[in-house]
RNA sequence: GGGCCUGUGGCGCAGUCUGGCUAGCGCGCACGACUGAUAAUCGUGAGGUCGUCGGUUCAAAUCCGAUCAGGCCCA
Numbered sequence: 001g002g003g004c005c006u007g008u009g010g011c012g013c014a015g016u017c018u019g020g021c022u023a024g025c026g027c028g029c030a031c032g033a034c035u036g037a038u039a040a041u042c043g044u045g046a047g048g049u050c051g052u053c054g055g056u057u058c059a060a061a062u063c064c065g066a067u068c069a070g071g072c073c074c075a
Stems, first nucleotide, its partner, number of pairs: 001074007010027004020058001029045005051067005
């Protein structure tokens, strides 16, 4: 220098191919219930605007371009 893969709450992931309710799941966290009290269990809630920027579109996590970070391969 070239190619491919990954990037979504504090952590681990789904969703992307085929654009469309309000972006979900598990763990964790806060509060509550239960208990004599804890754990476990159950309920409720907070927390992300999808690595960043731009473009296409009525509408973008999803399509296109550029770019950043990490990983692998080639030279």
Molecule: transfer RNA
Organism: Nanobdellia archaeon